[in-house]
The part of an RNA shown here (large-subunit ribosomal RNA, domain VI) has 263 nucleotides and comes from a Lachnospiraceae bacterium. NCBI's taxonomy places the organism under Bacteria, Bacillota, Clostridia, Lachnospirales, Lachnospiraceae.

Context: one part of a larger RNA
RNA sequence: CGGAGGAUAUCAGAGAGGAGCUGUCCUUAGUACAAGGGCCAGGGAUGGACGGAUCGCUGGUGCAUCUGUUGGAUACCAGAUCCAUGGCAGAGUAGCCAAGUCCGGCAGGGAUAAACGCUGAAGGCAUCUAAGCGUGAAGCCCCCCUCAGGAUGAGAUAUCCCAUUCUUAGAGAAUGUAAGACCCCUUAGAGACUAUGAGGUAGAUAGGGCAUGGGUGUAAGUGCAGAGAUGCACUGAGCUGAAUGUCACUAAUAGGUCGAGGG
Numbered sequence: 001c002g003g004a005g006g007a008u009a010u011c012a013g014a015g016a017g018g019a020g021c022u023g024u025c026c027u028u029a030g031u032a033c034a035a036g037g038g039c040c041a042g043g044g045a046u047g048g049a050c051g052g053a054u055c056g057c058u059g060g061u062g063c064a065u066c067u068g069u070u071g072g073a074u075a076c077c078a079g080a081u082c083c084a085u086g087g088c089a090g091a092g093u094a095g096c097c098a099a100g101u102c103c104g105g106c107a108g109g110g111a112u113a114a115a116c117g118c119u120g121a122a123g124g125c126a127u128c129u130a131a132g133c134g135u136g137a138a139g140c141c142c143c144c145c146u147c148a149g150g151a152u153g154a155g156a157u158a159u160c161c162c163a164u165u166c167u168u169a170g171a172g173a174a175u176g177u178a179a180g181a182c183c184c185c186u187u188a189g190a191g192a193c194u195a196u197g198a199g200g201u202a203g204a205u206a207g208g209g210c211a212u213g214g215g216u217g218u219a220a221g222u223g224c225a226g227a228g229a230u231g232c233a234c235u236g237a238g239c240u241g242a243a244u245g246u247c248a249c250u251a252a253u254a255g256g257u258c259g260a261g262g263g
Stems, first nucleotide, its partner, number of pairs: 001150001005161007015147004021048007033037001050104005058098004065091005070084005108142003115135004162263001163175004180258004184200005205251003208247005214240003221234005
């Protein structure tokens, strides 16, 4: 920009892409089958690789979490903070992830290939083929999963909104609007940007406060014991990023723009 007014939702699917794999064991059955050896069809179990989803469990990471500790600095003690690869080390929530967990390939239909047939002439016979009709594969088309109306062949359904003036009467022109949308702002289950989603005071969108959960592991200070290092009590204490709930305390204020004319 188009899709024969302007919008908001929800759809069918022309078309496109993906998947399609396979082992072992049990049973049938020591059955069928001269010995040796040992089935097919059927029924069931369990794996490999691959793919999708997910974080309850097992773990990894977790550089603004907690703790321990070495050397140094802040004049000294205590307490803290900083520098040294996050100084080093131990543990670890959310998120992300696999080595964790769950699921998938099934079954079925159609037309066929090789092949096997029926009927059957040319060619009194014969012949699957010339007319005609069947069976038949991990392959083809469906079935399964995903995307999909710029599919210009421009689809469908539901709902919402429809004034005034001018006019050469034209599917004309203009103006502010309607439904609705955007700018702007708070943002995350989204994200390179954009887009998408949740919201904008008639509000829990983010921050912050509070409570809880989770993590770390008994803070500081005081007292007691000990010569001291240190230990014990107040004390599962103190601290705490992402989690859950709650509270308008802070910021989403105010404002602006676009947008039909009965098709």
About this RNA:
The RNAcentral record of the full RNA draws on ENA.